Predicted 3D model of RNase P RNA and transfer RNA as a complex of 457 nucleotides.
The coordinates come from a structure-prediction model, not an experiment, and the mean pLDDT is 78.
It holds a member of the Rfam family "Bacterial RNase P class A".
RNA sequence: AGAUGGCCGGAUGGCCGCGGGGCUUCGCAAGAAGCGUCGAGGAAAGUCCGGGCUCCACGGAAACACGGUGACGGAUAACAUCCGCCGGGGGCAACCCCAGGGAAAGCGCCACAGAAAUGACACCGCCUACCGGCCUAAAGCCGCGGCAAGGUUGAAAUGGUGCGGUAAGAGCGCACCGCGUCCUUGGCAACAAGGGUGGCAAGGCAAGCCCCACCGGGAGCAAGACCAAAUAGGGACGGCACGUAAUCCGUUUCCGGAUAGCCGUCCGGGUAGGUCGCGAGAAGCGGCAGGCAACUGCCGUUCCAGAGGAAUGGCCAUCUAUUCCGCCAUCGCUCUCACGAGCUUCGGUGGAUGGACAGAACCCGGCUUACAGGCCAUCU
RNA sequence: GCCGGCUUAGCUCAGUUGGUAGAGCAACUGAUUUGUAAUCAGUAGGUCGCGGGUUCGAACUCCUGCAGCCGGCACCA
Repeated sequence: AGAUGGCCGGAUGGCCGCGGGGCUUCGCAAGAAGCGUCGAGGAAAGUCCGGGCUCCACGGAAACACGGUGACGGAUAACAUCCGCCGGGGGCAACCCCAGGGAAAGCGCCACAGAAAUGACACCGCCUACCGGCCUAAAGCCGCGGCAAGGUUGAAAUGGUGCGGUAAGAGCGCACCGCGUCCUUGGCAACAAGGGUGGCAAGGCAAGCCCCACCGGGAGCAAGACCAAAUAGGGACGGCACGUAAUCCGUUUCCGGAUAGCCGUCCGGGUAGGUCGCGAGAAGCGGCAGGCAACUGCCGUUCCAGAGGAAUGGCCAUCUAUUCCGCCAUCGCUCUCACGAGCUUCGGUGGAUGGACAGAACCCGGCUUACAGGCCAUCU
Repeated sequence: GCCGGCUUAGCUCAGUUGGUAGAGCAACUGAUUUGUAAUCAGUAGGUCGCGGGUUCGAACUCCUGCAGCCGGCACCA
């Protein structure tokens, strides 16, 4: 100088105040007074994942659709989290980062530029060995042709380097490297190492559709459960009114019944309101054992906010991190002949300032984001 | 508390197989007019809310983290 992990995140005391339980006294009760105890966080946040809990749906299972996850092995109640390991990349190193399955199942896209962008291609260029012609031959030219080494474009051009080979070239041949495939060995596995073989096909994108494997029913405490006014409305019973019209029923006429009005009693749903859900838990701390670790088991010990739009605050004193100023002493540097001046290190002392991000709302495990400053451990 | 949606020029909005971002109104300049309005011609104006990633390439209806704004909720008999 850097890397990783963990912890704290103002402290103590006094006075006043606020919220939740408890106890005592007074009071018929409602309540009042007093005492004592507890009272924010590492993120309480974002609501991004996973669970508990509650209701709804559902005979069971599977499939389809939709959504999510994605190397391998493990941990866990579960996870997109964590641990270990593999592979790739970065760094001198400690160490860090990776949505890290499949592109030889299929579809789609690859703008512009460029000859050509996926059944690859031939603009410039290289070559005239073979064949034909111009002349009988050589050379030269033309045609028929051959090639993809080099140039050009692009994010990307169909293995790379070297040697041989050739008319020029080309995995055409060879060596090494890369890739595919097969075998052996090691490993639970991902994978690694070695050997053989193929002879270069099989460009990129799946955080485009998709394929493969695995997981997932939906909603959320304003979930939901219980008690339960007034008013309005519903139902049952009884009484009163009342006979005509309408509707319906008994097949039709007759006849009978029901519906619609008012009053009283009772019943149930249910609103306001109240109670529960609501905190002894996948809990914290310590020790031992197992495991590389995440984590698990056992033992001991502690109880640690919970209410309603919702308290957890204010003042004073002392101390302290930080910052600023003054004085004293001091290490060092620069300028100056010198006196002296300026900068700076460590320390003492006096004064001033005086604390980041942020506020529980059913709970828990993670992730992400915000955060002044300080401490510890390990490593390069 | 819980659950959704939106953010593109000064304002209102478009913008699909991901390939250099547009319209209307407003603003400015010129013409027309004695002058103004209207009209005509032209011009300027954009970190696509901010950061990161995937990709050769992102405003993208690709992914992800933040910020701001807006809406809804129990019962209703």